[in-house]
Context: one part of a larger RNA
RNA sequence: UGACGGGGGCCCGCACAAAUGGUGGAGCAUGUGGUUUAAUUCGAUGGUACGCGAGGAACCUUACCAGGGCUUGACAUCCGCCUGCAAUCCCGACGAAAGUUGGGACCCUUUCGAAGGUGGCGGACAGGUGCUGCAUGGCUGUCGUCAGCUCGUGCCGUGAGGUGUUGGGUUAAGUCCUCAAACGAGCGCAACCCCUGUCUUUAGUUGCUAGCCCUGACAUUGGUCAGGGAAGUACUCUAAAGAGACUGCCCUACGCAAUAGGGAGGAAGGUAGGGAUGACGUCAAGUCAGUAUGGCCCUUAUGUCCUGGGCAACACACGUGCUACAAUGGCCUGUACAAAGGGUUGCUAAACCGCGAGGUGGAGCUAAUCCCAAAAAGCAGGUCCCAGUUCGGAUUGAAGGCUGCAAUUCGCCUUCAUGAAGCCGGAAUCAUUAGUAAUCCCAUAUCAGCAGUGGUGGGGUGAAUACGUUCCCGGGCCUUGUACA
Numbered sequence: 001u002g003a004c005g006g007g008g009g010c011c012c013g014c015a016c017a018a019a020u021g022g023u024g025g026a027g028c029a030u031g032u033g034g035u036u037u038a039a040u041u042c043g044a045u046g047g048u049a050c051g052c053g054a055g056g057a058a059c060c061u062u063a064c065c066a067g068g069g070c071u072u073g074a075c076a077u078c079c080g081c082c083u084g085c086a087a088u089c090c091c092g093a094c095g096a097a098a099g100u101u102g103g104g105a106c107c108c109u110u111u112c113g114a115a116g117g118u119g120g121c122g123g124a125c126a127g128g129u130g131c132u133g134c135a136u137g138g139c140u141g142u143c144g145u146c147a148g149c150u151c152g153u154g155c156c157g158u159g160a161g162g163u164g165u166u167g168g169g170u171u172a173a174g175u176c177c178u179c180a181a182a183c184g185a186g187c188g189c190a191a192c193c194c195c196u197g198u199c200u201u202u203a204g205u206u207g208c209u210a211g212c213c214c215u216g217a218c219a220u221u222g223g224u225c226a227g228g229g230a231a232g233u234a235c236u237c238u239a240a241a242g243a244g245a246c247u248g249c250c251c252u253a254c255g256c257a258a259u260a261g262g263g264a265g266g267a268a269g270g271u272a273g274g275g276a277u278g279a280c281g282u283c284a285a286g287u288c289a290g291u292a293u294g295g296c297c298c299u300u301a302u303g304u305c306c307u308g309g310g311c312a313a314c315a316c317a318c319g320u321g322c323u324a325c326a327a328u329g330g331c332c333u334g335u336a337c338a339a340a341g342g343g344u345u346g347c348u349a350a351a352c353c354g355c356g357a358g359g360u361g362g363a364g365c366u367a368a369u370c371c372c373a374a375a376a377a378g379c380a381g382g383u384c385c386c387a388g389u390u391c392g393g394a395u396u397g398a399a400g401g402c403u404g405c406a407a408u409u410c411g412c413c414u415u416c417a418u419g420a421a422g423c424c425g426g427a428a429u430c431a432u433u434a435g436u437a438a439u440c441c442c443a444u445a446u447c448a449g450c451a452g453u454g455g456u457g458g459g460g461u462g463a464a465u466a467c468g469u470u471c472c473c474g475g476g477c478c479u480u481g482u483a484c485a
Stems, first nucleotide, its partner, number of pairs: 001485002003482003007479007015469002019432005026323008034314002042053002064309007073125001077124006084118002088105007127298002130296003136292001138287003141283001143281001148187006154163003167178003193275004198243007207233003212229007246269001249263005325425001329384007341372003346365002351360003391422001396417007438461007
């Protein structure tokens, strides 16, 4: 100087407490361990692995296994030699295919040659998801969006080093004020950036419709509703530019400093709410299987092509989720209100067929125009009457639909039948402080299709609680002890 302490002081965080909803029990989905297997490819493993890499494993992917092939190779550049032939296409045999092999058609440029292209042989080389993340780059996780980490000059100390950065206040903050042998500065903090919330201006189609006209229905007393048209840019909206919030104003507290408490005005008030943004470093943290790359290893195989299988196995154990156990509910009928997205190899309307998945159909749309598209919880009415039930939907049988060369291993969906466990979950444990939790739908990336209940976004409805910091966990600053470094 650090690190550590079941030492001390101060402070913070959904850390505890208060509150709400879960997990742990059931069924299923998914990942992992284990076991099994010819193979169940590989990696990730306390926090910081386990719906993770994977934002799509039937073939492909694919790296694994079995079998069948190839050896200058599936891919790149170059050299030497050879033989014809451009290219390209068709047919046959063996075969699961890959491939091996036979035959035919066609026939580039140039007068020929040479050169190019193509094929064969040989050689340099290719190739490797083979090993090492403890040889590396790059990227990432974590402490942690925590408030820290340092430097120049000066001063102090024999020196390691200290000071500054400590003290007194204050802050979300090493934020600011003040004092002070320090004075300044850098990386962080904050601000600058994006979205949301208010207003103004500009712009007005594909958006909008206050007023005008026409038509229809109902009422007939002014009218209401629906459709269309002209017109307008008022409103909504769209998307660009600005305004706006700064403790600016008032009161109180305080060294009358920073700041704190309250108030006014305001759409918004003290960081307005979210996002992006991650200092010096720590864990020889993770990744050689994204890519790059040193070294090592393989080279008729650890390369490469193909068919089939496997990654989907199943006594079991764990993580993460979904659906429930019901009446604040289930079912039936009617009816209302979004936002954000996607669409030409595409989205697909009306109409018709089918109980339905879906099929026929083909209008419109390269999209503020058309389509996906029905929002659902909600509201109104009806029914069920506390039961393993009109709860719950696993499992299984049958019949179908769709995608695709192909759904047996191993896809999704529909209908009918079947109707399991489960009556709120032990010890323990997780998330959340407001448009949050809870709950309800919608969209989308990947994608032929899909195991999606996952991921990422969007909106609808919309709570409870926080006395407080004694305790648990993590962290920051000061101080103290130490036989530790």

Predicted 3D model of a 485-nucleotide part of an RNA (small-subunit ribosomal RNA, 3' major domain) from a Candidatus Shapirobacteria bacterium. Model confidence (mean pLDDT): 82 of 100. Taxonomically the source falls in Candidatus Shapironibacteriota (Bacteria, Bacteria candidate phyla).